Predicted 3D model of a 75-nucleotide RNA (transfer RNA) from Candidatus Iainarchaeum sp. NCBI's taxonomy places the organism under Archaea, Nanobdellati, Candidatus Iainarchaeota, Candidatus Iainarchaeaceae, Candidatus Iainarchaeum. The coordinates come from a structure-prediction model, not an experiment, and the mean pLDDT is 80. Rfam family: tRNA. The family's RNA type in Rfam is transfer RNA.
RNA sequence: GGGGGGAUAGUAUAGCCUGGUCUAGUACUUACGCUUGGGGUGCGUAAAACCCGGGUUCAAAUCCCGGUCCUCCCA
Numbered sequence: 001g002g003g004g005g006g007a008u009a010g011u012a013u014a015g016c017c018u019g020g021u022c023u024a025g026u027a028c029u030u031a032c033g034c035u036u037g038g039g040g041u042g043c044g045u046a047a048a049a050c051c052c053g054g055g056u057u058c059a060a061a062u063c064c065c066g067g068u069c070c071u072c073c074c075a
Stems, first nucleotide, its partner, number of pairs: 001074007010028004020058001029047006051067005
């Protein structure tokens, strides 16, 4: 220098190809409550995220363009 894959709550991960439904789902986590003599376990409620900028569209995590970072292959 060329090419492939990836970036979503504090952590992990789905959703992207095929745009729309409810407030972006699930598990762990955290807070509170219930349960217990107390703790743990279990149950309930809540908190927390689409890498950045631009474009298309009535509508973008999803499509298009540019950038940044991680990873792999080639040179």